[in-house]
Molecule: Bacterial RNase P class A
Organism: Nereida sp. MMG025
RNA sequence: GCGGAGGGUCGGAUGAUCGCUGCGUUGUCACUGCCUUCGGGUGGUCGCAACGGAGAGGAAAGUCCGGACUCCAUGAAGGAAUGGUGCCGGGUAACGCCCGGCUGGAGCAAUCCAAGGGACAGCGCCACAGAAAACAGACCGCUUUGCACGCAAAGUAAGGGUGAAACGGUGGGGUAAGAGCCCACCGCGGCCUUGGCAACAAGGACGGCACGGCAAGCCCCACCAGGAGCAAUGCCAAAUAGGAACCGCGCGGGGCGUAUGCCCCAGGGCCCCUUCAGCCCGAGCAGGUUCGGGUUGGCAGCUAGAGCGCGUUGGCAACAGCGCGCGUAGAUGAAUGAUCAUCCAAGCCCGGUGAAACGGGCGGGACAGAAUCCGGCUUACAGACCCUCCGCGCAU
Repeated sequence: GCGGAGGGUCGGAUGAUCGCUGCGUUGUCACUGCCUUCGGGUGGUCGCAACGGAGAGGAAAGUCCGGACUCCAUGAAGGAAUGGUGCCGGGUAACGCCCGGCUGGAGCAAUCCAAGGGACAGCGCCACAGAAAACAGACCGCUUUGCACGCAAAGUAAGGGUGAAACGGUGGGGUAAGAGCCCACCGCGGCCUUGGCAACAAGGACGGCACGGCAAGCCCCACCAGGAGCAAUGCCAAAUAGGAACCGCGCGGGGCGUAUGCCCCAGGGCCCCUUCAGCCCGAGCAGGUUCGGGUUGGCAGCUAGAGCGCGUUGGCAACAGCGCGCGUAGAUGAAUGAUCAUCCAAGCCCGGUGAAACGGGCGGGACAGAAUCCGGCUUACAGACCCUCCGCGCAU
């Protein structure tokens, strides 16, 4: 100097004028509560005015995960169904997320990716081509014999062909020619030793050892999971139709009481199933199904959070503890904007230089708007800056 990899920050700046929304202070019009020596004092609400300060992101997007919070299902234990995750260890409120490691793959490397348990529980698939696609099989070829000299028989799977993949690889011996047939090394398999919390790694001896692949096919195994969601939910005001129809096994027993009625039991119901517990009903029922009507208003929920920043301790790290500090939108048809001026990033042109620095002119900034809140992942993104690492080239 060029190329690449990982991480972080910003994502236009300043000023003026007018405008929008919340909050705070002060004042004022109107209404109103309390007290009053009837002069006034002290609060509250609506509107208006002045001043002060605040007001959309790193992704606010996707709605893909996990929760906080709210309500509902009656709860507990066990099981079923349905769905999710899938190497080991750690972090976290939790996760399918993050950190560290192991294994496999890509890359010269820094690094990146993984849909990473099980194929001997079972089922299923591997088209076409090919001799043959799972304990398969001979098209060409090779060897031996016979014979009609290019046919047949026997042997073979080392060579060639087909294919995504052909029942281990290389070399040697052996053989009629060949083959783990035998041997060496590699590979594979369990066993042992060592290291590691572990996934796993290294080594050793033994064994000729191989019925392949796909589970992002069904499935098996391990672990996890109730449902719905701020349009949750609660309060106030108002209005309507205290609506109609159907199903509803059991229509029994006992006690108290003058009676209305109350209590207990058999029985029924609240769940996908079972056990236990709880609750409701016990015929004007609990419960279930369908049709129809009213409410479209206001307030709360609504922003202090598993929050942010700095320092320090522990830890490889994710992160955790401790100390100090900060207060950072809350709209509701949905606020945070418009105009002007100056400056500036990238980029282009001219001058200048060995190359630069420098000067002048043009130029004008991406993806994109909170709606209960948070932790992640994924996707989009003009440009600027910083740190660390890898490779190549050159100079000193």